[in-house]
RNA sequence: UCGAGCAGUGCACCGGGCAGGAGCGGGGGAACCAGGUAGUUCGCCGCGCCCUGCUCGGCCCGUUCACGGACGAGAUGGGUGUGGCUAGGGGUGAAGCCGCUACGUGCGGCCGGGCUACCUCACGGCCCGAACCCGACAGCUCACCUCGCAGGCGUCGCAGAGGGACGCC
Numbered sequence: 001u002c003g004a005g006c007a008g009u010g011c012a013c014c015g016g017g018c019a020g021g022a023g024c025g026g027g028g029g030a031a032c033c034a035g036g037u038a039g040u041u042c043g044c045c046g047c048g049c050c051c052u053g054c055u056c057g058g059c060c061c062g063u064u065c066a067c068g069g070a071c072g073a074g075a076u077g078g079g080u081g082u083g084g085c086u087a088g089g090g091g092u093g094a095a096g097c098c099g100c101u102a103c104g105u106g107c108g109g110c111c112g113g114g115c116u117a118c119c120u121c122a123c124g125g126c127c128c129g130a131a132c133c134c135g136a137c138a139g140c141u142c143a144c145c146u147c148g149c150a151g152g153c154g155u156c157g158c159a160g161a162g163g164g165a166c167g168c169c
Stems, first nucleotide, its partner, number of pairs: 001021002005018002023149006033139001043085009054074004060069003088137001089134004096110005111129006
C1' cells in the first nucleotide's frame, strides 16, 4: 500500500478487523572460495535408553571345587536422545577497539551515529555510543525455508478540562 477472500446480520451500502498479496528490511541455507589440523575431540546441570568392563548378591544352574553362565542391583567410563542454563560462540543495532584505573566502571584516545536557521557540503555548536535475542550452534552461499514492517518523537489545526500569579471589592 492493496485486500474482489473471511467473520456477524434477512439483504445491501459504508467503516473497522483478519487471512492473503505487493514493496522494503533481516535470519537460516550448496558447490566454489575462505577457515581449521583440536580427533584420547567439541561449557555446565538433570532425566531416559544403550554398550563395555568392574564390584556386590543368593534356598539360581552347571562344575574338572576352581571357575563359568543366567538373573538382579550399584558406581564409574563411553555413546545417544531429551529438558534446562549462560562464562564460549553467534544475531539485530550507530552503539566498537585500545590504555589507565582508587574497579565507583570512572577517566582518556581513536572510531561510529543523530540534530543544527530554504537545499547540499563544510565550519562551529548540542547530543547518543544502549538494549534485546539465539542457546554449545550457524563463514560466504543458488535453489529453498523463515521472521519483521512495531514502538517512539516532532509540526499544524480543532475541541475540552484544570492549575498558578497579579489587581480590585
c-di-AMP riboswitch aptamer (ydaO/yuaA leader) from Kitasatospora aureofaciens, 169 nucleotides, folded computationally. Its Rfam family is "c-di-AMP riboswitch aptamer (ydaO/yuaA leader)". Rfam describes the family as follows. This family represents a conserved RNA structure found upstream of the ydaO and yuaA genes in Bacillus subtilis and related genes in other bacteria. The RNAcentral record of the sequence draws on Rfam and Ribocentre. Lineage of the source: Bacteria > Actinomycetota > Kitasatosporales > Streptomycetaceae > Kitasatospora.